[in-house]
């Protein structure tokens, strides 16, 4: 350096859900919480998935649809960066 592993050790992260707050939403952000995670560290580069404010197309008057990211998901998958520990 590469490759396999989480059996020991030593630590790391935080799902859902509660509460607050931010956002049109998806969803983030801090408390608590602990499914699970050998990268469940980073980072929108590919792919895929969510959401639809604005637009934009129809409808249409007690009516609310379709399409779209520029906006979100790294714990959807791959790629790129670094990183504990042990074996080869």
């Nucleotide at each position: 350096u590469c490759c396999u592993g989480a059996a020991a050790a030593a630590g790391g992260c935080a799902a859902a859900c509660u509460u607050a707050g931010c956002g049109a939403a998806a969803g983030c952000u801090a408390a608590g919480g602990g499914c699970g995670c050998a990268a469940a560290a980073c980072u929108g580069c590919g792919g895929g998935a969510c959401u639809a404010a604005g637009g934009u197309a129809g409808a249409a008057g007690u009516a609310g649809u379709g399409c779209u990211a520029u906006g979100u998901c790294a714990g959807c998958c791959g790629g790129g960066u670094u990183g504990c520990c042990a074996g080869g």
The prediction has a mean pLDDT of 86. This is a predicted structure of an 88-nucleotide RNA (c-di-GMP-I riboswitch aptamer) from Desulfotomaculum sp. The sequence is in RNAcentral, with records from Ribocentre.